RNAcentral holds the sequence, with entries from ENA. A computed fold for a 72-nucleotide RNA from Candidatus Iainarchaeum sp., annotated as transfer RNA. Rfam family: tRNA. The source organism's lineage runs through Archaea, Candidatus Iainarchaeota, Candidatus Iainarchaeia, Candidatus Iainarchaeales and Candidatus Iainarchaeum. The prediction has a mean pLDDT of 81.
RNA sequence: GCGGUCAUAGUCUAGUGGUUAUGAUUGGAGCUUGCCAAGCUUUAGGCCCGGGUUCAAUUCCCGGUGACCGCA
Numbered sequence: 001g002c003g004g005u006c007a008u009a010g011u012c013u014a015g016u017g018g019u020u021a022u023g024a025u026u027g028g029a030g031c032u033u034g035c036c037a038a039g040c041u042u043u044a045g046g047c048c049c050g051g052g053u054u055c056a057a058u059u060c061c062c063g064g065u066g067a068c069c070g071c072a
Stems, first nucleotide, its partner, number of pairs: 001071007010025003018055001026044006048064005
């Protein structure tokens, strides 16, 4: 330099053109227990950036950035 895959909470992750974006973990509060741990309830936090298509984009298209893999 070229090609491919990927980018979603502090971390890991599901997801699809449409109304609440999924689950786990983590943090806060509470319940339980003589205490801790475990368990249960509740709550907080998220679609990499810019543009385009569309009535509607996290999803599709283009560019950028970054990570990984391959080729040279």